[in-house]
RNA sequence: GUGCUUAUAGCUCAGCUGGCAGAGCAACGGUCUGAUACGCCGUAGGUCAUAGGUUCGAUUCCUGUUGAGCACA
Numbered sequence: 001g002u003g004c005u006u007a008u009a010g011c012u013c014a015g016c017u018g019g020c021a022g023a024g025c026a027a028c029g030g031u032c033u034g035a036u037a038c039g040c041c042g043u044a045g046g047u048c049a050u051a052g053g054u055u056c057g058a059u060u061c062c063u064g065u066u067g068a069g070c071a072c073a
Stems, first nucleotide, its partner, number of pairs: 001072007010025004019056001027043005049065005
């Protein structure tokens, strides 16, 4: 340099064929206990990497840019 994959909560990841952004773990509060842990109940936490385009509507489709990974040269 060329091609491909990828970017969603603090971490690991879902999100199907465009129509309300989710789970587990972690954090916080409550419950339980003499106390802690486990268990149970609840709460908070997101500019969906970024800039445009298409669309009534974009995490999702298209293009550019940036970061990460792989292959070829």